[in-house]
């Protein structure tokens, strides 16, 4: 210092699927809970190309390895809350030069 990745704190954006059926519970309302069924992918977690590495010995095996990819274990399917990313703004913090 025309302050990189980063990190915190506000603000606002932010998608996808049941207001699904049975049964309990609570006086009703609504609201929970268990079971079945069907679904969804963006908290979180798991998987994993190339590439490295190691061991046998020319392709075979393990092991590391990314994502909004895959899967769906938890999460969710009316609002509302939650919600990956990314955006402004304040501050931290100081890479290259």
């Nucleotide at each position: 210092a025309u302050g990189a990745u980063g990190g915190u704190a506000a603000u606002g954006g932010g998608a996808g699927a049941g207001a699904u059926u049975a049964c309990u519970g609570c006086c009703g309302a609504g609201c929970a809970g268990u079971a079945a069924c069907g679904c969804c992918g963006a908290a979180g977690g798991a998987g994993u190309a190339a590439g490295c590495c190691c061991g046998g010995a020319c392709c075979c095996g393990g092991g590391u390895g990314a994502a909004u990819c895959u899967c769906u274990c938890a999460g969710g399917c009316a609002a509302a809350a939650g919600g990956a990313c990314g955006a402004u703004u304040a501050c931290c913090g100081g890479a290259c030069g």
The RNA shown here (Glycine riboswitch aptamer) has 97 nucleotides and comes from Paenibacillus rhizosphaerae. Its mean pLDDT, the model's own confidence on a scale to 100, is 77.